This is a predicted structure of a 1408-nucleotide RNA (small-subunit ribosomal RNA) from a metagenome. The sequence is in RNAcentral, with records from SILVA. Rfam family: Bacterial small subunit ribosomal RNA.
RNA sequence: CACGUGAGCAACUUUCCCCGAAGACAAAAAUAGCCUCGUGAAAACGAAGGUAAUAUUUGAUAUGGUGCUUGACACAUAAGUGUUAAGUAUUAAAGGCAGGGACCGUAAGGCCUGCCGCUUUGGAUGGGCUCGCGUCCUAUCAGCUAGUUGGUGAGGUAACGGCUCACCAAGGCGUUUGACGGGUAGCUGGUCUUAGAGGAUGGUCAGCCACACUGGGACUGAGACACUGCCCAGACUCCUACGGGAGGCUGCAGUCGAGAAUAUUUAGCAAUGGACGAAAGUCUGACUAUGCGACGCCGCGUGAAGGAUGAAGGUUUUCGGAUUGUAAACUUCUUUUAAUAGGGAAGAAAAUUCACUGAUUAAUAGUCAGUGGACUGACUGUACCUGUUGAAUAAGCCACGGCCAACUCCGUGCCAGCAGCCGCGGUAAUACGGAGGUGGCAAGCGUUACUCGGAAUCACUGGGUGUAAAGGGCAAGUAGGUGGCCUAAUAAGUGAGGGGUGAAAUCUCCCGGCUCAAUCGGGAAAUUGCCUUUUCAAACUGUUAGGCUUGAGGACGGAAGAGGGAAAUGGAAUUCCCGGUGUAAGGGUGAAAUCUGUUGAUAUCGGGAAGAACAACAGCAGCGAAGGCGGUUUCCUGGUCCGUCCCUGACACUAAAUUGCGAAAGCUAGGGGAGCAAACAGAAUUAGAUACUCUGGUAGUCCUAGCUGUAAACGAUGAGCACUAGGUGUCGGCCUUUUGGUCGGUGCCGCAGCUAACGCAUUAAGUGCUCCACCUGGGGACUACGGUCGCAAGGCUAAAACUCAAAGGAAUUGACGGGGGCCCGCACAAGCGGUGGAACAUGUGGUUCAAUUCGAUGCUACGCGAAAAACCUCACCAGGGCUUGACAUAUAGGGAGUAGAGAACCGAAAGGGGAUCCACCCGUCAAGUUCGGGAACUUAUACAGGUGCUGCAUGGCUGUCGUCAGCUCGUGUCGUGAGAUGUUGGGUUAAGUCCCGCAACGAGCGCAACCAUUUUUCCUUGUUGCUAUCACAUCUUUUUCUUCGGAAAGAGGUCUGAGCACUCUAGGAAUACUGCCUGGGAUAACCAGGAGGAAGGUGGAGAUGACGUCAAGUCAGUACGGCCUUUAUGCCCUGGGCUACACACGUGUUACAAUGGUCGGUACAAAGAGUCGCCAACUCGCGAGAGGGAGCUAAUCUCUAAAAGCCGGCCUCAGUUCAGAUUGGAGUCUGCAAUUCGACUCCAUGAAGUUGGAAUCGCUAGUAAUGGGAGAUCAGCACGCUCUCGUGAAUACGUUCCCGGGCCUUGUACACACCGCCCGUCAAGCGAUGGGAGCCGGGGGUACCCGAAGUCCUAUGUAGAUAGGCCGAAGGUAAAACUGGUAACUGGCGCUAAGUCGGAACAAGGUA
Repeated sequence: CACGUGAGCAACUUUCCCCGAAGACAAAAAUAGCCUCGUGAAAACGAAGGUAAUAUUUGAUAUGGUGCUUGACACAUAAGUGUUAAGUAUUAAAGGCAGGGACCGUAAGGCCUGCCGCUUUGGAUGGGCUCGCGUCCUAUCAGCUAGUUGGUGAGGUAACGGCUCACCAAGGCGUUUGACGGGUAGCUGGUCUUAGAGGAUGGUCAGCCACACUGGGACUGAGACACUGCCCAGACUCCUACGGGAGGCUGCAGUCGAGAAUAUUUAGCAAUGGACGAAAGUCUGACUAUGCGACGCCGCGUGAAGGAUGAAGGUUUUCGGAUUGUAAACUUCUUUUAAUAGGGAAGAAAAUUCACUGAUUAAUAGUCAGUGGACUGACUGUACCUGUUGAAUAAGCCACGGCCAACUCCGUGCCAGCAGCCGCGGUAAUACGGAGGUGGCAAGCGUUACUCGGAAUCACUGGGUGUAAAGGGCAAGUAGGUGGCCUAAUAAGUGAGGGGUGAAAUCUCCCGGCUCAAUCGGGAAAUUGCCUUUUCAAACUGUUAGGCUUGAGGACGGAAGAGGGAAAUGGAAUUCCCGGUGUAAGGGUGAAAUCUGUUGAUAUCGGGAAGAACAACAGCAGCGAAGGCGGUUUCCUGGUCCGUCCCUGACACUAAAUUGCGAAAGCUAGGGGAGCAAACAGAAUUAGAUACUCUGGUAGUCCUAGCUGUAAACGAUGAGCACUAGGUGUCGGCCUUUUGGUCGGUGCCGCAGCUAACGCAUUAAGUGCUCCACCUGGGGACUACGGUCGCAAGGCUAAAACUCAAAGGAAUUGACGGGGGCCCGCACAAGCGGUGGAACAUGUGGUUCAAUUCGAUGCUACGCGAAAAACCUCACCAGGGCUUGACAUAUAGGGAGUAGAGAACCGAAAGGGGAUCCACCCGUCAAGUUCGGGAACUUAUACAGGUGCUGCAUGGCUGUCGUCAGCUCGUGUCGUGAGAUGUUGGGUUAAGUCCCGCAACGAGCGCAACCAUUUUUCCUUGUUGCUAUCACAUCUUUUUCUUCGGAAAGAGGUCUGAGCACUCUAGGAAUACUGCCUGGGAUAACCAGGAGGAAGGUGGAGAUGACGUCAAGUCAGUACGGCCUUUAUGCCCUGGGCUACACACGUGUUACAAUGGUCGGUACAAAGAGUCGCCAACUCGCGAGAGGGAGCUAAUCUCUAAAAGCCGGCCUCAGUUCAGAUUGGAGUCUGCAAUUCGACUCCAUGAAGUUGGAAUCGCUAGUAAUGGGAGAUCAGCACGCUCUCGUGAAUACGUUCCCGGGCCUUGUACACACCGCCCGUCAAGCGAUGGGAGCCGGGGGUACCCGAAGUCCUAUGUAGAUAGGCCGAAGGUAAAACUGGUAACUGGCGCUAAGUCGGAACAAGGUA
């Protein structure tokens, strides 16, 4: 106790059905229907009369039943029950139909028989009641309950019972075994899922329950408190004559409404089942069928075979092709389905009826059994079968970035859109939309919603808690859980076997049957259960009894300690007060100031007062449960350790609830207050500075008595027990004498094992056991509401909405750090010279302009692309022209007065125009013209062209880090892995250069070297180079001689010969390698010094640029994808512009002067260039230059003079004899052309500028500085660029600092990598939510009022009926509680491309 399951009723009932037995006798009073009146709109009702029964009432009988009494047997025991015997009391009934032989009767009939019905009893079935166990969430529901719990008695019921009532007692339920309350829900067999355990669910079918407009109530009956019955109340709908009435689809169809959404107002009782009937039969929206719906499951089809010019078309393309694709067409074949024609079941057997047979019987009646016939089909002319025609009638949906099978094109351009998660889309989208193709499924496909799985992601099977979420702050201890060894008993748990049950259906297996299947039928198995019952076992757990000592505790003897409480006491220091000495500062900081001080500070000496804290000792030492505990002494007191092994005998472990303790801060009351010090004030710092720093300073810190109860209360590690290698410190005790052993603590290292890793590792985070606490993505949120504690502050407990796709841990590689260490660099320092100031040149920005073309923009743009803008260049602007084009190729047609040349004329030119002249090649032919072809030309079509865009689609090239020393690989090893090792370490180097060591061994790209140049030597070479010696010629000059004609000698230059010694040229070779010595170093690498040498430690200087970084630069050098343009963004031309100019910046030149300027004289190079060129001598010009023409294709000739330098003169410190801008005039040269816009010359003019602020650049030796020369470009134009030679320094102690870089290490919340990340307020929008004066609802309860129907009670003598009473639905009144909605205003929270203010965190994050 609604359901499931299993029991019980000895506390009950049961119509119909079945078996056995018995009975069915006699009487009576009414009333409906009916008829006559009346009322009413109707529904309906009232009155009079008369009538019947298997309706109703009374009496008789009693097999039997029931009650009581007595006895026996059996069961059982708490009451009791069953069977049986005797006695006693009580209790029934009704007829209907059919047939009839004998008997009676005039007849009706009696009587008999049969069937049905009736009465009593038994059974079966159904029902009622009781009990055990099981059955959702919530403790932010912890206390609930007065008929409540029990008893006695009565009433009531079929029956037990507080079911109801009276009286008595004060009980009953519940606290983790969850009462009471709230929310939600019909339960089950089963269904879905799952490996299972589980989880979710309860539609169809079946069992049970509940309900029937809402609430209450009874009547009748075997059964109801009754779906299509009654009464009452309420809401709603309808009718009404307004008086009053009627109704209940959660039955089948159907309508309306709501909704995302759910069917025919069909046929039939033919079957199955049911009700009534003796039966025929009637009724049956149960049911059987049918219609609608791809809603599900199942089956079938939309054709099959052949067919390559791989058709056309589509799509794509690298233009070749590929693909759609044997797909189609076409040929042959088949006909399921559809169409049409024909045939055509099963579902039907009973009942009934007819005929007959047998049994029973008196019977031909009836009944029973049997045989034969008849009748009955909604579906339905349905399933099925056969013929005919003909591929004929039949394919869609989704997807194609990964997960996940399947790819391309076009369009779009962070738009439109997609999206399950990751994510896609910003001009080449396999991700959007379309197309083609492909993949999947297929009469379906995809989406949405929900459930289980995967999810070991609530973990029983089967998880965790040091750092990811998670150990309670600590302890004592109650309940609970768990518990040492031995013996015995028991059998609750446990195990084994048997009986009962677990409905059917479902699931599984087998068999059968609709052609198969789904569906259906039969059988088996299963139903894992639990209950109940019974038997056995006794190991383990439990229980009981007895013992044991090892767990635990005690005893005795020792020991250490900042363990706790109270009291007393000590010195140092600080501050203050008093006095002395003494004078101008003190204090404080990065630097200062506020502040103190001449009324005497600070300093110093002496004296005094006060409070707080206890230096050194002091120790990863000690004690305590934790918090915590530190001068010394005394008293009181807790715990621990060791030794002895003396006593008790499991007394134990853990621990919800509970109780106590519990840092700091804070609170209450009273004291105290020296120092320190939130708040506060001031001074600084700063953009600001409500901070960091400084000067002050109040609560507080201290004591007493209370409260609070939290901390990163941390070992971020709960307590206890046991086991599992060691090594080394240290504290306490004992034994020992040893480099020892043992017990208890406290540290470090380390094996196995564990761990995601870090790490832990006998003091576990290992291996096990016991118990407790806690966790389940991040945020919201250590929050709200509620409860509870607190004086308050606040604590404990603790959600949801909403939002995100992460949050987090450990480790790795980088990058970064206002982290550390080592090292390098003209990085700083030491020096020299500059820039920044002036004028000019040049580039850039800006501005302007018709245009001022474009690009380059920190270092790494800015004398850059540009090694030459007057035209051209040229890309820009204005204007004028051309359109297959200025240039290329192809195809087709034309193509001898053709191609080509081209006068006059127009025009700025381009262009137009066209007089005139006039061709070429090949073939053919005897040959020319001709003819044919080609070229050119022309027409047309393809196309050309583009300095148009995209360097963020690209190639190539380049810059930069950086000529920095790095960047990697193979194999091996280590690590779960990312990765590490090697490459780190000790030295050394310019160098990852080398040496040594090493779980590494090797290798590659870089370094170095190889290459060219320069410096030295040698060999070879010898013109155009060279000339020491020699010769000839010639010129100049000196000396001597002279016959004045000249000669000789010397010197110098030139030419020629001769030579190759020297210089040089350009080929080859050598040299330099730490080779040698000394010292250092590790006997190494290497370093320092030295010798020798032309050169010494990569000799100097070049070329050479690792892996990579910067979406660095370049589409305007060229190339190239895509896009755009095509009478223009293409091409041609004239003129202009790129040269502008309030300004700003970069790079340079010239200067500011005397180490100079100027004039005169005089000396010494290297390298390079030259024929459209370099240009000599000579002449002219002040000069630029002109004329001239020799030589030279260059070791020959020319450019060509080198300049600074040296010698001498003048200038004398000034805007000058410095400086040269600017301007005027006159010229030269180039060039079609010099105005915009060239260079140079001469005369004149003579600006700023007197060494340059902050800041900043270059350079370490043949360098800086300084002086000239040449070249490229180029008609002309150089202060720029490149090359070259001359003269030629200073300084470097050193690595603290600035910048850049390398290696190692450390931290990290960064990885677009610090130009990073990121926090909070404010402002804006959106969203949900808490509070809120209130307002509006909901359900439930309490108290009271009123009180329908109705049962019951009482009264009226009884009945009918009436009156009263108890209870009582609905309704009303009142005060509370609970729970929703809403609300001015208000609180925080979350989210949101570019808002404001700061800069809190991450690095030492700039104050950890």